[in-house]
RNA sequence: GCCACGGUAGCUCAGUCGGGAGAGCAUUCGGCUGAAGACCGAAGGGUCGCUUGUUCAAAUCAGGCCCGUGGCA
Numbered sequence: 001g002c003c004a005c006g007g008u009a010g011c012u013c014a015g016u017c018g019g020g021a022g023a024g025c026a027u028u029c030g031g032c033u034g035a036a037g038a039c040c041g042a043a044g045g046g047u048c049g050c051u052u053g054u055u056c057a058a059a060u061c062a063g064g065c066c067c068g069u070g071g072c073a
Stems, first nucleotide, its partner, number of pairs: 001072007010025004019056001027043005049065005
């Protein structure tokens, strides 16, 4: 330098025939308990890597850029 895959909540990830942003764990609160853990319920937490474009509408499609992993040279 080229190719492929990946970047979404504090962490691990799902969501790709374009239209509701989500799960588990963690945190906080409540229930349960003598208390704690486990278990049950709820809540908070997001510029979907950045940017431009296409579209009525983009996490999702297209161009450029940044970062990570692997491969080729």

Predicted 3D model of a 73-nucleotide RNA (transfer RNA) from a Microcaldota archaeon.
Rfam family: tRNA. Rfam describes the family as follows. Transfer RNA (tRNA) molecules are approximately 80 nucleotides in length. Rfam links the family to the GO term triplet codon-amino acid adaptor activity. It is annotated as a transfer RNA.
Taxonomically the source falls in Microcaldota (Archaea, Nanobdellati).